A computed fold for an 89-nucleotide RNA, annotated as c-di-GMP-I riboswitch aptamer. Its mean pLDDT, the model's own confidence on a scale to 100, is 82. Rfam family: c-di-GMP-I riboswitch aptamer. Rfam describes the family as follows. GEMM was predicted in a large-scale screen for bacterial structured RNA regulatory elements.
[in-house]
RNA sequence: GUAUUGAAAAGGCAAACUUAUCGAAAGAUAAGGACGCAAAGUCAGGAACCUAAAACAGUUUUUUCUGUCAAGGUAGUCCGACUGCCACA
Numbered sequence: 001g002u003a004u005u006g007a008a009a010a011g012g013c014a015a016a017c018u019u020a021u022c023g024a025a026a027g028a029u030a031a032g033g034a035c036g037c038a039a040a041g042u043c044a045g046g047a048a049c050c051u052a053a054a055a056c057a058g059u060u061u062u063u064u065c066u067g068u069c070a071a072g073g074u075a076g077u078c079c080g081a082c083u084g085c086c087a088c089a
Stems, first nucleotide, its partner, number of pairs: 002089001005087002012037002017032006035076001041082003045079003048074003055068004
């Protein structure tokens, strides 16, 4: 340096769940905790999925209720972009 690679060792990340905080929610952050992960590192560009506050429409005397919708999220759903540790061979 190579790859339809992951034996060993070192080191790394951390699902569910619990607590606290933020948030309308989805969810996020921190601590604990490990289901798993060789990109479970970074980026919401494409798709997909989650939520529906505001807005709009309908309803209602009002309160309210219903529907649509991302400008809110998920990188541990897939694709794409960028970067990267160790090592048998």